RNAcentral holds the full RNA, with entries from ENA, Greengenes and SILVA. The part of an RNA shown here (small-subunit ribosomal RNA, 3' major domain) has 476 nucleotides and comes from an uncultured bacterium.
[in-house]
Context: one part of a larger RNA
RNA sequence: UGACGGGGACCCGCACAAGCGGUGGAGCAUGUGGUUUAAUUCGAAGCAACGCGAAGAACCUUACCAAGUCUUGACAUCCCUCUGACCGGAACUUAAUCGUUCCUUUCCUUCGGGACAGAGGAGACAGGUGGUGCAUGGUUGUCGUCAGCUCGUGUCGUGAGAUGUUGGGUUAAGUCCCGCAACGAGCGCAACCCCUAUCCUCAGUAGCCAGCAUUUAAGGUGGGCACUCUGGGGAGACUGCCAGGGAUAACCUGGAGGAAGGCGGGGAUGACGUCAAAUCAUUAUGCCCCUUAUGAUUUGGGCUACACACGUGCUACAAUGGAUGGAGCAGAGGGAAGCGAAGCCGCGAGGUGAAGCAAAACCCAUAAAACCAUUCUCAGUUCGGAAUGUAGUCUGCAACUCGACUACAUGAAGUUGGAAUCGCUAGUAAUCGCGAAUCAGCAUGUCGCGGUGAAUACAAUCUCGGGUCUUGCACU
Numbered sequence: 001u002g003a004c005g006g007g008g009a010c011c012c013g014c015a016c017a018a019g020c021g022g023u024g025g026a027g028c029a030u031g032u033g034g035u036u037u038a039a040u041u042c043g044a045a046g047c048a049a050c051g052c053g054a055a056g057a058a059c060c061u062u063a064c065c066a067a068g069u070c071u072u073g074a075c076a077u078c079c080c081u082c083u084g085a086c087c088g089g090a091a092c093u094u095a096a097u098c099g100u101u102c103c104u105u106u107c108c109u110u111c112g113g114g115a116c117a118g119a120g121g122a123g124a125c126a127g128g129u130g131g132u133g134c135a136u137g138g139u140u141g142u143c144g145u146c147a148g149c150u151c152g153u154g155u156c157g158u159g160a161g162a163u164g165u166u167g168g169g170u171u172a173a174g175u176c177c178c179g180c181a182a183c184g185a186g187c188g189c190a191a192c193c194c195c196u197a198u199c200c201u202c203a204g205u206a207g208c209c210a211g212c213a214u215u216u217a218a219g220g221u222g223g224g225c226a227c228u229c230u231g232g233g234g235a236g237a238c239u240g241c242c243a244g245g246g247a248u249a250a251c252c253u254g255g256a257g258g259a260a261g262g263c264g265g266g267g268a269u270g271a272c273g274u275c276a277a278a279u280c281a282u283u284a285u286g287c288c289c290c291u292u293a294u295g296a297u298u299u300g301g302g303c304u305a306c307a308c309a310c311g312u313g314c315u316a317c318a319a320u321g322g323a324u325g326g327a328g329c330a331g332a333g334g335g336a337a338g339c340g341a342a343g344c345c346g347c348g349a350g351g352u353g354a355a356g357c358a359a360a361a362c363c364c365a366u367a368a369a370a371c372c373a374u375u376c377u378c379a380g381u382u383c384g385g386a387a388u389g390u391a392g393u394c395u396g397c398a399a400c401u402c403g404a405c406u407a408c409a410u411g412a413a414g415u416u417g418g419a420a421u422c423g424c425u426a427g428u429a430a431u432c433g434c435g436a437a438u439c440a441g442c443a444u445g446u447c448g449c450g451g452u453g454a455a456u457a458c459a460a461u462c463u464c465g466g467g468u469c470u471u472g473c474a475c476u
Base pairs, nucleotide, nucleotide: 002475004472005471007470008469009468010467011466012465013464019424020423021422022421023420026315027314028313029312030311031310032309033308034306035305042053043052064301065300066299067298068297069296070295073125077124078123079121080120081119082118083117084116088103089102090101091100092099106115107114108113127290128289130288131287132286136284138279139278140277141275143273148187149186150185151184152183153182154163155162156161167178168177169176193267194266195265196264198235199234200233201232202231203230204229207225208224209223212222213221214220238261241255242254243253244252245251317417321376322375323374324373325372326371333364334363335362338357339356343352344351345350383414387410388409389408390407391406392405393404394403430452431451432450433449434448435447436446
C1' cells in the first nucleotide's frame, strides 16, 4: 500500500420490512447426481453447474458400445504407370457398406501433347470430438451498469509511498459546486445510437373511408387522401419559467404550462481488474500421444436404463370454478423443396381439392381470458387428468427399442403443501392466449408479441451484497 475484523461512521440495492404470487407436499416434463449397463459419449459444479453447450438424440446427428470392413486412406498437395472416362442406369451378392458384372461414354490440339477424371503403385504425408483451458490466442461468465481505476508535472517523505482521488454540501454517478500543495489529463459516468410516448410537414398503394354516388351490402366499385396507418424529414424537455429552502453555489421541495418533468419509459453499451473461473468438443494453436489405429466406413444398439436424491418447469387440487351454446376485441412474426383458402369427406387427428401469394394484396389465422344465457351445488365430484386397453391419423426408407396427435373406454395421486426458500415497485406482479428460430416429424423449454391488469413500500433495528472514510492487525 492492500486484504481482513462476530471494529466504528455515512450511503445504496426487491437486501430487509410492507404486500402479491410461487417453490418445498401430488402427477408429469426436463436437466443433474447416483446406481445399472457392452455402451448408458463428452463437457458444465456455491452465488456465477443442474429446460446449461443442445435454436429440437428414431437412422443421420454421434463423439459411446457390439459386429463386419479399409489401410496413402472419407478429405489435401506432390511423383510414376495405365485408361478414357467420370456421371448416370440396371443386375447379382451382403444385415449393410464393401465387392462383381453389363449398358452408356470426354474436351482442346501445331497430332508431339495438354486439360480433366478414374484405377493401380511408392512414399512424403493425411487424419485424431486423443491429453493438457495449470502452456496459449480468441470468446464468455462474475463482482457490476457497481462508481470506481489510473497517469503527467509539481510538492511532501531517507524510502516503500502520499498528495491529487481527502474535507463541507449534492447527485443515479469521482455528477456538480465550494474549499484545499496541488495543477491538469486519460479509461469509466453522462451524452451522442435504436425503440417508444405528442405534434407538424412530405408522400397515398396493396393501406384508410369523413362527406358524395352506386352495389350482389363485402371499402366491393366510382371517387377522395381528410382520418387511421405506413416511412422520410423536422419540432418538442433544457430545472427553460414561478415560489420556497440552501452558502448568493451545486442542488432539493412544491407549482404552472405541457402528450411527456426533472435520467419521461425500455434497449444497446460492461472501466482497471478479480476468480490459474469456463471453453484444446465452435475454431485456431505449442508440447505430448495413436498411425493395418486413439484414423476411416457400414449395420444394429446406446445417449431414452431406474430401489433412489436434488434443481428448473407444466398441470392441478376447483364455484373468482367446470361444462354447453351465443356473440366481440390484438400485436408481432413466418411463407416457394413454402404458406396453402373456398368447397367436399371424416366425431376427430386429418384427407381430398386446388384458387391466391416471393406477399400493407394471398395464406398460416377462429386470438384466449373477458361478456351474455343455461346447467352443476361442495362431493375425490360434471374437479383433476396420470397411467392403461382398443381403433386410428401424420411425418419419414423406417415410429419395436424410441415420435407427435386423435377417438372411444377406463379414471391414479392430489382437498393448497413442514423446516426452509424464490420472484416482483407499474402497464410491473399475476393471469390469458398468439408467433418465431431449430425443424421431415417432435416444445410444458427458449426468444419475442400483444389482451386483462393489481397490492404495498411505515422505515433504516436486523439478514445478504456493495461503495466511501476511519481504526485495529499474529496476513501481504

The prediction has a mean pLDDT of 82.